[in-house]
This is a predicted structure of a 358-nucleotide RNA (Bacterial RNase P class A) from a Candidatus Brocadiia bacterium.
Parts: sequence; C1' cells; structure tokens
RNA sequence: AAAGCAAGGGAAGCGAUCGCUUUUAUGUUGAGCAUAAAAGAGGAAAGUCCGGACAUCACAGGACAGGGUGGUGGCUAACGCCCACCAAAAGCAAUUUUAGGGAAAGUGCCACAGAAAACAUACCGCCUGCUUCUGGCAGGUAAGGGUGAAAAGGUGAGGUAAGAGCUCACCGCAGGGGUGGUGACAUCUCUGGCAAGGUAAACCCCACCCGAUGAAAAGUCAAAUAGGGAAGAAAGAGGUUGUCCGCCUCGCCAUUACUUCCGGGUAGACUGCUUGAGCUUUAUGGCAACAUAAAGCCUAGACAAAUGAUCGCUGCUUCUUAUGAAGAACAGAAUCCGGCUUAUUCCUUGCUUUUAGA
Repeated sequence: AAAGCAAGGGAAGCGAUCGCUUUUAUGUUGAGCAUAAAAGAGGAAAGUCCGGACAUCACAGGACAGGGUGGUGGCUAACGCCCACCAAAAGCAAUUUUAGGGAAAGUGCCACAGAAAACAUACCGCCUGCUUCUGGCAGGUAAGGGUGAAAAGGUGAGGUAAGAGCUCACCGCAGGGGUGGUGACAUCUCUGGCAAGGUAAACCCCACCCGAUGAAAAGUCAAAUAGGGAAGAAAGAGGUUGUCCGCCUCGCCAUUACUUCCGGGUAGACUGCUUGAGCUUUAUGGCAACAUAAAGCCUAGACAAAUGAUCGCUGCUUCUUAUGAAGAACAGAAUCCGGCUUAUUCCUUGCUUUUAGA
C1' cells in the first nucleotide's frame, strides 16, 4: 500500500427570535386565558417474526388433537434470543455456517441412464472345460471398464485357474476398558472380518415446551330510546380452546336468566397512558452472557393526531494551493418491555493474507 475478517460508536452541538404540545407554579376553586420554568420522534420508531408484562373469560383440573424447539452447559421474567464450549463443513488464514436426536420400529421416495438403486446385479470383460472352432454352450467371478449424485467399506501387499476381507498391515465400522472433562466429546488400548446405500426443512418415532383473545383488551360516569317484538329447548341451555371428560351458572314446559333473528336509540367524557423485569457510574464475582450491592437520574404521552421555522457560530464529509464553496443517508412514537430480521451513511479499533522498503 492492497485485499479481507470481526467488534464498537455517531446521525449534529450551542445561542437568539417566533410558533405548537404536555407537566408544575402563580394570577383564581374548576374549565378557558396569561406569565415563568422544565421536557418533547429512532438506531432501527420499520417488519408484525418470536417471547412476555398487563386486562378479560375464570374458582380450578385431566386427556386427545394441533403447534413449537432439537449437540452440551449456562444466563434470563421468558424465548426459537444471548454467552461459552463440542462436532461437521467451507476458507491459505483471521473467521463463518449448521432445520446438529433417531434410518437396526414401520411406511414412502431415489427421475433418466444403467445388468442392477437395497433380502439389489452380470452389459463389456477375466478364468476353466466342451464343441459343429472368424461362432456357440456350461461353470466360476465381481478385482478392471461402462452408466450414474450415489453401485456389496478404502489404500497397499500376498494369494488364486481368474478373483474376492480369502489372508495381512494401516484407516473406517461395531463393541469392551483406561485417562481427561459438569457434559457434548477427545485421546490411548483390546477384541471382532464386521451390517442390510442415501433421504426424516418426507410421513413417522423419541425428548422437552405450549389456554384463548388483544389496548378497537378492559373498566367508570353521564345521556338517549320502544322496561319493543318473535322464535327455541327437557334431563335442557350456556361458559370453560378445536374435541371429550370433569367443573361452574341458570333452569324444569317458558315470568326472569340464556341462545338466535327483526326493529329502534346513543356513539360524549374520563381511566387504561407511561416510575419501569428502567437507565447511568463504581465495586465485587464470573472466560463471558450476566448477577449482587451502593450512589445518582426521571428522559414524549398526542387523540385526527404536537415534537417546528429562521438566523449566527462551532463540528463532520467532499472538492479547492489557500480564501472559500457544496453536502449530509434510511427514515417518523400511539399500552409497554426483551430480542431477531431488514433498509441506509460516516468514523474508530483489533486481527489475517499478499507485495515493497528500512
């Protein structure tokens, strides 16, 4: 200097003038109005993909169906997030990815090509014998060739009529044992010629987990209307998840309650609404995620929807010898929080590889 890998931070700051919203104080009890002070859209507010808090069903429960996760150990309110480690694969490497349990419980699939795609085979070939001898028949073979993504473990040697784990060595596979580790696993050693391919983001099996709905949740107050009309059901109706059991409420020939349908009135105000599994700093423990303790801080709450405009100085990026000039991406809260994913711009730090120089 070039090419990469990983992590972190920012998205302007200060001042003045004017304008908008909320809170507090004063004028005044309340609303309105005025003055003063403080605060006022993000790192993703996006996606609605996960997990919850909270509210209602509801005073519970069990089974099936359905859904989710899938190496090990931690962390957390919880998670499919996060942290660390293991294994496999990719890469020269820094590092990255994994829908990472089971194919010997069962079912299904593997097109075409090929002799044959799993209780799977002999097309070419090799060897032996016979023969009507440029050909054919019988037997043996699966080492070589071909087809294919994949063909009865791989490499080498011996052996054989030719071959084959037929035999041997090493590797692989199955099982036993030792050592290290919480564990997934790693490593060493012994025995055995050893099974019947692949595929489970195919059905399935195994282990663990899971109520529903959703702030338009759900409550309080006020006002108005026609305290309207019709039908339903007997061991019945309704609720409890999709089903069943169980449980609860109402009820026993229809007054009420309940379910369904028709018709009419109202749609206003308030709560929920922002102090939290909250944030910052320090110390201790831990490889880390994080936990504990102490001190400090309060940082939108709108409701047809506020959070802005102008000017000056400073800062950042680019260009210019300099003066100076130009520019600033993705994008806007709506119950809240922890994550993941996606969009986009600038800066910093560490590490890897290559080249050149000292």

The prediction has a mean pLDDT of 76. Taxonomically the source falls in Candidatus Brocadiia (Bacteria, Pseudomonadati, Planctomycetota).